[in-house]
Predicted 3D model of a 389-nucleotide RNA (Bacterial RNase P class A) from a Candidatus Aminicenantaceae bacterium. Model confidence (mean pLDDT): 75 of 100. Of the family's consensus pairs, 95% are formed in the model.
RNA sequence: GGAGUAGGCGAGGUGGUUGCCCCUUCUUCUCUUCGUGGGAAAGAGGGGGAGGAAAGUCCGAACUCCAAAGGGCAGGAUGGUCGCUAACAGCGACUCCGGGCAACCGGAGGAAAGUGCCACAGAAAACAUACCGCCUCAUGAGAUGACGGUUUCGCUCAUCUCUUGGGGUAAGGGUGAAAAGGUGAGGUAAGAGCUCACCGUCCUGAUGGUGACAUCAGGAGCGUGGUAAACCCCAUCCGGAGCAAGACCAAAUUGGCCCUUUCUGGGAUGGCCCGUCUUAUGGGGCGGGUAGGUCGCUCAUCCCCUUGAGCAAUCAAGGGGUUAGAUAAAUAACCGCCCUCGCUGAGCUAUUAGCGGGAACAGAAUUCGGCUUACGUCCUGCUCCAGCC
Repeated sequence: GGAGUAGGCGAGGUGGUUGCCCCUUCUUCUCUUCGUGGGAAAGAGGGGGAGGAAAGUCCGAACUCCAAAGGGCAGGAUGGUCGCUAACAGCGACUCCGGGCAACCGGAGGAAAGUGCCACAGAAAACAUACCGCCUCAUGAGAUGACGGUUUCGCUCAUCUCUUGGGGUAAGGGUGAAAAGGUGAGGUAAGAGCUCACCGUCCUGAUGGUGACAUCAGGAGCGUGGUAAACCCCAUCCGGAGCAAGACCAAAUUGGCCCUUUCUGGGAUGGCCCGUCUUAUGGGGCGGGUAGGUCGCUCAUCCCCUUGAGCAAUCAAGGGGUUAGAUAAAUAACCGCCCUCGCUGAGCUAUUAGCGGGAACAGAAUUCGGCUUACGUCCUGCUCCAGCC
């Protein structure tokens, strides 16, 4: 200087003034069943008042209500091993694979149950195949040499080159993210696990480990591309809704139900009254819901310290700590001093004067454990690599 990783802080300190939300004490007022009981009445005093992520609402729970014999199907989630945890998709340690010079980081059941898919390029993307190339056979042409013949010649032979066709091959070239084990030697017409050595793969066994797995030995020429955040298979787990859960108190108005001996209005009967029957915007009573209010509500599977166990996550014992609970939503504004940073001026320096700044991400709404994302030219420890002294 460049990286990696773990963690901390979250914004300066202090005093004053004015406000907001909650709790509490006293006084006054008021209600009263007369109990220093109630009050969303007034005043005075005291105390408390956002976060590391309060966020996203992605997991897991507590709590509440509903449902529920048991089992299965469907659906969803998880996925190396061992451990931790109330639980988890979280955390720790380890194993294997991949990336990085390294510190370190990322990934994880099954592709040999079955089905599907694999763009472009390429011969071929999976029951293999053959474009160039290599080898060989046949055919035709040419060249050279030999042979025959009188030079030009050729029903002859050999070698080489080329055309066409058949066969062999999968070493080499070329394509691709990926090409049917790799390297070397032997072998072959050319080649090929065809054969051999080593590496890899698979199978078997032994040893070590709780286990994933590792090491060693023996055997098999080796048959098996990728994709499961494609369907699918295997194993494990999972009832639903959520504090607008839910519980209680409870107006006004309208509607509902019951009573109406007596009181009021209407109707029927009747010429009229009484009586009888009936009806209700009369009277009395009841219960449900709404508005509104109260509870749920904040001390909880919580946090910190010490000691012990454990590599660690974590656990045990002991000690200590905790004060927002609003409901359209409060937690704010201003000023002084100190601190600190920047700029300008003075000064050799120490220092000093003036001006300006002290943030960003974001804001509780039942609670807790995680994860993820956002943020600051903030701070600290450890480690690695490179250069210089």
The gene name in the source record is rnpB.